The RNA shown here (transfer RNA) has 73 nucleotides and comes from a Patescibacteria group bacterium. Taxonomically the source falls in Bacteria candidate phyla (Bacteria). It matches the Rfam family "tRNA". Its family is annotated with triplet codon-amino acid adaptor activity in the Gene Ontology. The RNAcentral record of the sequence draws on ENA.
RNA sequence: GCGGGGGUAGAGAAGUGGUUAUCUCGCCAGUCUCAUAAACUGGAAAUCGGUGGUUCAAAUCCAUCCUCCCGUA
Numbered sequence: 001g002c003g004g005g006g007g008u009a010g011a012g013a014a015g016u017g018g019u020u021a022u023c024u025c026g027c028c029a030g031u032c033u034c035a036u037a038a039a040c041u042g043g044a045a046a047u048c049g050g051u052g053g054u055u056c057a058a059a060u061c062c063a064u065c066c067u068c069c070c071g072u073a
Base pairs, nucleotide, nucleotide: 001072002071003070004069005068006067007066010025011024012023013022018056027043028042029041030040031039049065050064051063052062053061
């Protein structure tokens, strides 16, 4: 250089054009307990890598750029 795959809460993952962006762990508060853990309840936290485009509507489709991984010379 070329080909392929990935980037979504603090961490890991799902979501393949329309419903409130979902789940696990973690974090905060509460219930329970003598207390801690466990369990249960509630809550905060991602405008989806950047920009532009298509569409009535984009995390999702298209272009380009950035970045990570794999393959290839």